[in-house]
Molecule: transfer RNA
Organism: Candidatus Buchananbacteria bacterium
RNA sequence: GCGGCGGUAGUUCAGUUGGCUAGAACGCUUCCUUGCCAAGGAAGAGGUCGAGGGUUCGAAUCCCUUUCGCCGCU
Numbered sequence: 001g002c003g004g005c006g007g008u009a010g011u012u013c014a015g016u017u018g019g020c021u022a023g024a025a026c027g028c029u030u031c032c033u034u035g036c037c038a039a040g041g042a043a044g045a046g047g048u049c050g051a052g053g054g055u056u057c058g059a060a061u062c063c064c065u066u067u068c069g070c071c072g073c074u
Stems, first nucleotide, its partner, number of pairs: 001073007010026004019057001028044005050066005
């Protein structure tokens, strides 16, 4: 330099024939339960989907550019 895969909640990830409202588990906060802890139960907070632009009535999803990580080739 070229090619492939990946970046979504604090963490690990799901979600791609464009439209349900962006979700799960763990973690976090509050409450219930207990003499206390743990365990269990209930509720809640937390995201502009790596960044910028484009297409579209509508983009995590399609197109372009760019950045970071991993792998391969030269």